[in-house]
Molecule: RNase P RNA; transfer RNA
Organism: soil metagenome
RNA sequence: CAGGCCGGGUGACCGCGGGCUCUCGCUUCGGCGACGGCUCGAGGAAAGUCCGGACACCGCAGGGCAGGACGCUCGGCGCGAGGGCCGAGGCGGCGAAAGCCGACGGAAAGUGGAACAGAAAGGAGACCGCCGGUGCCGGGUAACCGUGCCGGUAAGGGUGAAACGGUGGGGUAAGAGCCCACCAGCGGCCGUGGCGACACGGCCGGCUCGCCAAACCCCGUCCGGUGCAAGGUGAAGCAGGCUCCUGUGACGCGGCCCGCCGAGGAGCCGGGUACACCGCCAAGAGAGAUGGUCACCCUCGACAGAAUCCGGCUUACAGGCCUGCU
RNA sequence: CGGGGCGUAGCGCAGCCUGGUAGCGCACCACAAUGGGGUUGUGGGGGUCGGAGGUUCAAAUCCUCUCGCCCCGA
Numbered sequence: 001c002a003g004g005c006c007g008g009g010u011g012a013c014c015g016c017g018g019g020c021u022c023u024c025g026c027u028u029c030g031g032c033g034a035c036g037g038c039u040c041g042a043g044g045a046a047a048g049u050c051c052g053g054a055c056a057c058c059g060c061a062g063g064g065c066a067g068g069a070c071g072c073u074c075g076g077c078g079c080g081a082g083g084g085c086c087g088a089g090g091c092g093g094c095g096a097a098a099g100c101c102g103a104c105g106g107a108a109a110g111u112g113g114a115a116c117a118g119a120a121a122g123g124a125g126a127c128c129g130c131c132g133g134u135g136c137c138g139g140g141u142a143a144c145c146g147u148g149c150c151g152g153u154a155a156g157g158g159u160g161a162a163a164c165g166g167u168g169g170g171g172u173a174a175g176a177g178c179c180c181a182c183c184a185g186c187g188g189c190c191g192u193g194g195c196g197a198c199a200c201g202g203c204c205g206g207c208u209c210g211c212c213a214a215a216c217c218c219c220g221u222c223c224g225g226u227g228c229a230a231g232g233u234g235a236a237g238c239a240g241g242c243u244c245c246u247g248u249g250a251c252g253c254g255g256c257c258c259g260c261c262g263a264g265g266a267g268c269c270g271g272g273u274a275c276a277c278c279g280c281c282a283a284g285a286g287a288g289a290u291g292g293u294c295a296c297c298c299u300c301g302a303c304a305g306a307a308u309c310c311g312g313c314u315u316a317c318a319g320g321c322c323u324g325c326u
Numbered sequence: 327c328g329g330g331g332c333g334u335a336g337c338g339c340a341g342c343c344u345g346g347u348a349g350c351g352c353a354c355c356a357c358a359a360u361g362g363g364g365u366u367g368u369g370g371g372g373g374u375c376g377g378a379g380g381u382u383c384a385a386a387u388c389c390u391c392u393c394g395c396c397c398c399g400a
Base pairs, nucleotide, nucleotide: 001324002323003322004321005320006319008297009296010295011294012293013292014291016041017040018039019038020037021036023034024033025032026031043303047314048313050312051311052310053309054308055227056226057225058224062258063257064256065255067223068222069221070220071219072089073088074087075086076085077084090104091102092101093100094099105218106217110216111215112212113211127157128156129153130152131151132150133149134148135147137146138145139144165183166182167181168180169179170178184208185207186205187204188203189202190201191200192199193198231278232277233276234275240269241268242267243266244265245264252260298301327399328398329397330396331395332394333393336352337351338350339349346383354370355369356368357367358366359365376392377391378390379389380388
């Protein structure tokens, strides 16, 4: 550094929740109760509810727009690309190494942004500086200096997170890829290797084109909605009133449109019920159970408690064990 | 259990979508007007935007995690 595992142990006694069952009692024959017996009873995260799926309902789960999520390659996992998982790789970054990290498509499609500072913030720019010219100007014997104007210049200074390749040479009035050599990058074409991401090499072009898409957006892929208080069965109980929409098609359907369907629907006020069972489990309910005492031992015990189920992610966590590598 | 929303000054709220300066009202402080107080007027102070990390030159604002609070659903 990587991977895996444990997360007090054993015994006795007492207790709690569920299931099965012997005996006894009651029964409206559905069951209920009592004393016993056997058996099961939290986690690696049960947590956050961040994703996906199962399952259920919305008539079908239809089409388009809008919207949302995701984004290196190949293979697998029911697989679609869930900031998913596994294996093998590519590219970039960190580290001495083992190894780790990466929301990792596109910025030469388009739109837009870069406050302050600074002369100028994108195919820009002359503030200082440098150079040339010039004046009914000032100083000076003069060379020249100062100053104003016109022009050239991106080498140097200064500002900034960022200033439009780097070093050296030539060149020039001074300079500049203006030209040349080497180096770095980019684009086009070709070749080789690879399934591919991509890598390596050659030639051409002085092309130097920078940053932001967790900005809009473009490209590609996927996505109907609601969630177990979904939903179903049984029982009990009650009282309706007003307004509105509606076969000119309401409601369903959710942001819009289309298609489909075909008879009730929505709001407010008032009244009633809030019970049982299924869904729901070899933990499993009405939210409530899953614990306590004693003895011995040790490294002296952290974070934390199921609520339809499963998988992933993330977050919290005392301490300890095993294997491999540097 | 499931779904949705909100944390910005002492209190109540803007600003967030479209990133660069945090603002409004009440409250607080000082001064003036008054004999004193209230009221009014003028001026001023106070917030690292619940916490942590990331994207970016730059985050209250965008993304992720986390903490707290509120509302709705038979």